[in-house]
């Protein structure tokens, strides 16, 4: 450079047009517990990379950018 994949909470991930008010797992904070840690037990906070477009409706479908990975030269 050509051509594919991928991008969602601090991490890793579910989601395949409206059941979402985005769910789970660790991690954080808070409260219980405890004589303290830990463990365990209840709560909370936290995320759709970025600008169009299609549509009654978009994290999901185009389509451009950006990052990242893969292969071809």
């Nucleotide at each position: 450079g050509g051509c594919c994949c991928c991008a969602u909470c601090g991490u890793c991930u579910a989601g395949u047009g409206g059941c979402c008010u985005a769910g789970g797992a660790c991690g954080u904070a808070g409260c219980c517990c405890u004589c303290u840690c830990a463990c365990g037990g209840c709560u909370a906070a936290g995320a759709c990379c970025c600008g169009g477009g299609u549509u009654c409706g978009a994290c999901u479908c185009c389509c451009g950018g950006u990052g990242g990975g893969g292969u071809c030269a």
Transfer RNA from a Deltaproteobacteria bacterium, 73 nucleotides, folded computationally. The organism belongs to Myxococcia, within Bacteria. The RNAcentral record of the sequence draws on ENA. Rfam family: tRNA. It is annotated as a transfer RNA. Its mean pLDDT, the model's own confidence on a scale to 100, is 80.